Predicted 3D model of a 353-nucleotide part of an RNA (small-subunit ribosomal RNA, central domain) from Nitrosopumilales archaeon UBA218.
It was read from a public genome assembly.
Lineage of the source: Archaea > Thermoproteati > Nitrososphaerota > Nitrososphaeria > Nitrosopumilales.
Its Rfam family is "Archaeal small subunit ribosomal RNA". Its family is annotated with structural constituent of ribosome and ribosome in the Gene Ontology. Clan: SSU clan.
[in-house]
Context: one part of a larger RNA
Order: sequence, then structure tokens, then C1' cells
RNA sequence: UUGGGCCUAAAGCAUCCGUAGCCGGUUGCAUAAGUUUUCGGUUAAAUCUAUGCGCUUAACGUAUAGGCCGCCGAAAAUACUGUGCAGCUAGGGAGUGGGAGAGGUACACGGUACUCGAUAGGAAGGGGUAAAAUCCUUUGAUCUAUUGAUGACCACCUGUGGCGAAGGCGGUGUACCAGAACACGUUCGACGGUGAGGGAUGAAAGCUGGGGGAGCAAACCGGAUUAGAUACCCGGGUAGUCCCAGCUGUAAACGAUGCAGACUCGGUGAUGCAUUGGCUUGUGGCCAAUGCAGUGCCGCAGGGAAGCCGUUAAGUCUGCCGCCUGGGAAGUACGUACGCAAGUAUGAAACUU
Repeated sequence: UUGGGCCUAAAGCAUCCGUAGCCGGUUGCAUAAGUUUUCGGUUAAAUCUAUGCGCUUAACGUAUAGGCCGCCGAAAAUACUGUGCAGCUAGGGAGUGGGAGAGGUACACGGUACUCGAUAGGAAGGGGUAAAAUCCUUUGAUCUAUUGAUGACCACCUGUGGCGAAGGCGGUGUACCAGAACACGUUCGACGGUGAGGGAUGAAAGCUGGGGGAGCAAACCGGAUUAGAUACCCGGGUAGUCCCAGCUGUAAACGAUGCAGACUCGGUGAUGCAUUGGCUUGUGGCCAAUGCAGUGCCGCAGGGAAGCCGUUAAGUCUGCCGCCUGGGAAGUACGUACGCAAGUAUGAAACUU
């Protein structure tokens, strides 16, 4: 081990792919391994049960019969599971069609603003704050105009809108690549689900090498505030933020909700596709109804400790995986693996309460 759980109390791996394993649609035939029945053998003694007998009774002892558990063999049954063969199309895949999309990669181009430089104008302040000061400025700042350079970013559109497995993705165009939905019902014919190990991807920060550096800005330096101010506020400012190649592998990586399938009243939005009808009239658009898909809000039954969830379930069931078992010590020590390092993964105990 039989038991209870995992949105918020401890507990869903960050996400996907996939090996072994486990589980698996529908029809027929065969087989008879699992399964079921009958019979035979065996299952030492003691123990257990029933009925007697013996110690005065009982415990105990003893006789007979039986039982339990398993194993072996034989005969039969064939619903289910397994196995083999042959089919099917509702799962799944392939194909075709017109659309939707910040899906990915690469290249090219553009835009406003900031900053800096040049030229011209201009003349005493500017900046900043609750108030100030540090700071900039007659070597002409701030401001105005023209022009040039560089880097980063992509206002409005923008929408509980869209796409993506998740992380994430937003100027425009082109090329290449990928996925999903809808429609068709052409094709294959269970090819499927999950997934221990394993692999791939994985924000920000950080690391290595090389570039780049406008703005912002850990650290740091000043000015304030304050009893102090290693802060909040102000002036500066380096790593970093950006790009290329590699590493790291973690987040409140959250829907704090694993994946897949089936079933169970509805109402109302916006998104994509299709069908039917109407209007405008045909480029197409608008309205209504219906179906499918994903995405929101509200809500019946039901569930829940409640908050709430409620066909996108936390309802009712099935399959598979992961995880939890009082608080602290502790995600620590030790060991091992990975990493350049930072550290990550695995992961205790004494003791205490």
C1' cells in the first nucleotide's frame, strides 16, 4: 500500500515534444492466455471452526470431521480483457478552397521626440522644488529658426481585440517558414490519449568575447530633508539597458486552476469562418436567424469552509502523469550533477515548538 487531497489552508513540473510503461472506438471469425465453473491431486504437524471425550469446571489436552490460503493437472464455458486475421468510419492524420492574425526569421525603408554639434537671431537669467540648494550661464545659457549626426523607441489606430505551447509578440514594405479556425467530405483506416527517464524552448537580471551608447539608470558623488537619513525629493553619473555569438535556466514563469475525452438549463457582448433570408444594390457593406471555433461578463442545477466556480467547471464520470502529509531549523547542511562565475537541480537530520 486499503484512505484523503492539490484556485486562496501543504500540494499542478515554466511550457511543449516524446521513449518505456499504463489506458484505448466499432463489426465479424478464430484462439482460449487472463476470467468463470466442475472434478482429481497436493497444501507436514501445530494453529482455526464444529461435535464428542479426559482432567471437579475452565484454560488445557485429545479424537473425528471440516475450513482457510495457494499450487499442479484434467474437462468445459466464451460475456469481458488479451492475441491473430479480415473489415468499418464517429477519434486521429493527409489533401483541397477562400479568408483572419502585434505568430517566427531575415532584409530594406520611414516617423515624431530626446540629446549633441554647426550657423543665425537674442540678452540675463535658466533649471529644479512643498520650499530650497547643489547644477548650467556674459568663453552668451534658457528661448527662436535653419541644418547635420547618433542611438533607442514605434504616439494616434488600441479594443477584458488578435496571434502564439509557454516565455512572449505592436511603425511600413518585401521574401521565406510555421500553426490554428471554418468549409468540402476527396483520401488513409484506430495510425489514438497520457507520459517515469530524455530532449527542445524559456521574461527580467546576471556572466564571457566583440561592437554600440541618445535617453534612462543599480553602484557611486554632491544638494536638501532629518535627532540621524547609508532612503523617499533634487543635480550629476558608471555598469546595464541596444546589436552579434555563446552561457545561465530561474520569476507572484499566475487562471496561484496538469493534459485528453464524454455528459449536464440558459441570457448577453465583442472576434474569425460558413449557411439562409432581407436591405442597399452589387467593389462590397449593413441587419436578422442558425451552425462551428476560440475569447469575456452574468447566471440554473450541482459543487464549495466560504470567497466564489458554474458547457472556457472548482459540476458528474473516465484514462495517464506530477505533487502534498503540522510550524521552525531549511530550500539550509552534506553528497552528487550541471555552470566561467553568480548559482541552479536533487535534498535531509539533530534540536525546537